[in-house]
Context: one part of a larger RNA
This record gives sequence, structure tokens and C1' cells, in this order.
RNA sequence: UUAACGCUAGCGGCAGGCCUAAUACAUGCAAGUCGAGGGGCAGCAGGGGUAGCAAUACUCGCUGGCGACCGGCGCACGGGUGCGUAACACGUAUGCAACCUUUCCUAAACUGGAGAAUAGCUUUGAGAAAUCAGAAUUAAUACUCCAUAACACUGCGAAGUGGCAUCACUUUGCAAUUAAAGCUCCGGCGGUUUAGGGCGGGCAUGCGUCCCAUUAGCUAGUUGGCGAGGUAACGGCUCACCAAGGCUACGAUGGGUAGGGGUUCUAAGAGGAUUUACCCCCACACUGGCACUGAGAUACGGGCCAGACUCCUACGGGAGGCAGCAGUAAGGAAUAUUGGUCAAUGGGCGCAAGCCUGAACCAGCCAUGCCGCGUGUAGGAUGAAGGUCCUACGGAUUGUAAACUACUUUUGUACGGGAAAAAACCCCUUGUUUCUACGAGGGUUGAUGGUACUGUAAGAAUAAGGAUCGGCUAACUCCGUGCCAGCAGCCGCGGUAAUACGGAGGAUCCAAGCGUUAUCC
Repeated sequence: UUAACGCUAGCGGCAGGCCUAAUACAUGCAAGUCGAGGGGCAGCAGGGGUAGCAAUACUCGCUGGCGACCGGCGCACGGGUGCGUAACACGUAUGCAACCUUUCCUAAACUGGAGAAUAGCUUUGAGAAAUCAGAAUUAAUACUCCAUAACACUGCGAAGUGGCAUCACUUUGCAAUUAAAGCUCCGGCGGUUUAGGGCGGGCAUGCGUCCCAUUAGCUAGUUGGCGAGGUAACGGCUCACCAAGGCUACGAUGGGUAGGGGUUCUAAGAGGAUUUACCCCCACACUGGCACUGAGAUACGGGCCAGACUCCUACGGGAGGCAGCAGUAAGGAAUAUUGGUCAAUGGGCGCAAGCCUGAACCAGCCAUGCCGCGUGUAGGAUGAAGGUCCUACGGAUUGUAAACUACUUUUGUACGGGAAAAAACCCCUUGUUUCUACGAGGGUUGAUGGUACUGUAAGAAUAAGGAUCGGCUAACUCCGUGCCAGCAGCCGCGGUAAUACGGAGGAUCCAAGCGUUAUCC
């Protein structure tokens, strides 16, 4: 150290958890929401009507609400992965007089009229299915047209100011073009155009950015110009024509490797290594290509085409994409639950209530790491017994260690109490008061969790191992073995007195860990 393996293991907090096959994926969930845009009413609940003594049957969109459908907004965020990429990808510093920006904020102006359809519904048909075709009919904040309109845009002019080359800005004249949508609980919520801001992006440039020269020449839209097309915008971005240029030993071209940075590890520093977690940027979404819609995509859970693979089939034809969260198989030394909740934070939609949210917050598993705590404390010498060793009727050591006495109860067990995280939104009352915002008071809402924390009780009770001991390197003796068995990071030990092998006693170092292996400094 994102570690793995061996032995061992009491607890808690905080982190981390497929480095390999960007391999293939069963199953569930991960993006919806709005009925205050619309036609409506399949299902649910309520109510009404008719028949009936009743049970019940039939019926009515009447109400709450709402499947599918049209429409709006969102789905370009959030989440994942690191394949590709040696590049303006990233970092840093500039520029855009060459650009766009839904929603939001501020300001100004406007919101008049008309029309044709279509989904749904009804109906007919085809098909195994996916789905499709025809007929009739209907609505809108869907679509189309007309009006009005400019400080908007375009063309032709005039005057002035400024600059950074193309030019930019201000004032002004004429002409042409272009807009809108309603709903309502009457409080509001919306719509259109323009200007400014904000947020987010696009483009260009200086500098920095791995290895190989056993890669030395490379290039034909190539380098530049004129014109056109295209784009939000500059530009060979694309095209026609013209010229022959452009890069390179200050390393082009080619090959290999690799996402970049903040960081992180190490080091006195310089430096070296690193990109797991978290944050920013980039790239990708079965492989390759393409555009559509849109403010924004060339779009992970949208579309089309081709390919490989898998599945269904009535053989005619169809369906699919976990590098989202779990989970499965495979690969591997190796990496977790098909869990809970939207309570908080944040996001989408909605006037709101609210709905959705595998984002997020939590819980589960794993000593994977860091940090903390515990496994008792004090006294206690006949230095007990036992073990081990010796110079052996005796001594040394284990060792205050044990027993024994007194004490404590962290932790664990049992029984009780029990949070903070909640502020809001919304509702009620009330103040300023233009119901519009703000303020005050009250009410409502907790997945985690009966968790954390805390009280009481009894009781030393529930809790220690691993490696090493020849030198480097802290720690030594006995027995066994006899160049055997074995050890080993290096030097080297072992062939009969082995502090080096194996066992024992003792010791040393760390400690819920200790060693080994791999890797970086």
C1' cells in the first nucleotide's frame, strides 16, 4: 500500500473494498412529472337515477381522482468506467472587434382575429407475436394563416467618436422582413419580442506535458491565396481555380506505453514514484458509422444502418445491450447485500398538496487500513509445588509470577430510561401590510433506532497471540540429529560436543495483531 497468503483474534469510531476479462449477463429496481394545457373515462372510490319488498341488476363523468393518448417541461443533470487519446486532451495564462446560452434576475413593449388537421375514442381487417393498414369522428398552451410591431434583423445612405489590422460603437433617414396561448379556486399561473445581467458552454493562442534515433526524412487538402458553401462562430471545415509550398537534429515522421491535474507516498531538501478513495476536466456506453429532436446530444437505461453474440417464433418474422445499484457465471492470489428510507441534503415535474429519485442518507459483510479501549489493580517470600539448567545431599531460573488477602467494574451480561440530527414546505393565529414578501407564536414530519448515550445489579468475572534469538540485529542454554533431515534476505550453518536444523526451558521485539510475498521512495 485499493494488497494477497499463513497463524491468531475481545470491542468501538472513522475510512476503504474487481488492480484481472471495456468478458458475457438470469431477475428486480435505477426518470419521470403536470388534470391549474386538452379530448376524455379503461380501472378504483363516492354519489345520483331506473326496476325491485329486499338482495341485486342496469345506468349517469355528476364528484374525488386517473390507465392509455395528444401537449408542456425534464430525460444533455445526477450515477458508472478508463477502452481510446502523446492531443490545445489536461494544467496554467491570455484573447474572441469571430460566438451561443432553456430555466433564473432586472427593465421596456405587446398578448387582436381566423382556419385546417390528428392521436385518443368508435369501427373493419391482417399477424403466432412485435406491431400494422383502412374508414368515420374530436380537442388543445399541438399545427397553419392574417393583423399589429420595433431600440430586433436585412439593404441603401448621412454625421460623429474610438481602436487592435479586418473594423467597432453612437446618433439619424428611407425601405423590406418577422410574434404571441391560454388556464383559473379570481389570489394568481402563464405566452411573445427586445435589451442588460447571471449561469453554462464553444473557439483560438503562449508556455508546460513519458520512452525509443537499433525510427531520419515526412506531407497532396498537403502549405498559402482568391471566390463560394457550411457553422452559433473563425478557419482547407468543405469545394472550384491559382501558386508551390509546409514540418524536421531546438528530434519531424514512425513505433511503444499512457486518460490529464489537484493530490498521495517517500526524502533534510533537490528529486523520485503515484493518480485507489474525494474534487475539477476529458473520453466512452456491445463493435463501427450516421443523423434527427432540442437552448444544449451526434444522446449509457432515444432513433436508423451494418456487424458479432444471445433469446423468442406458428419459420413468415421479431426482441436485446448492467463500464447505473444489488446480483450471477467466468477469469483471478484477490475485493461485499438480489437490504431499508426518501427523515435530512440535493435533483426533476407541479401554484401547491405531492409524486419520482439504487443520487443521497443509513444499515449488512470483510482486522483491508488508521485511531482509541480492554484482557484487571494493590498487597503478597516458606522466594511454595512443578518445569528447566548447573560446578548437583546444594544452588540458579521461571518469579510477585501463582496461591492467598483487599479493591475496582472500563468492557461483557441482565433489567430500566432514552436522544440530537427538524430547519422548512404546509395548516392555524398574528404583526408590517398593496394576500405580496418578510417577521413572531403554535401544530405536523426520523429510515437510521429503542441505536448512540445513560442509570442500577452481581461478579475477576467474557477476552493474547505471532515472529525471532550465529553476524548484520534486540534476545542462550539443554536434548535430538550427524553434509542426513533441514535452514537461509546476504554472509553462510549441518560430516558426533550445532547459541544457525527439530523439540524443550528461558529470553527479545511487536501486539488484536504478528510474520511472509509483491511493489514504491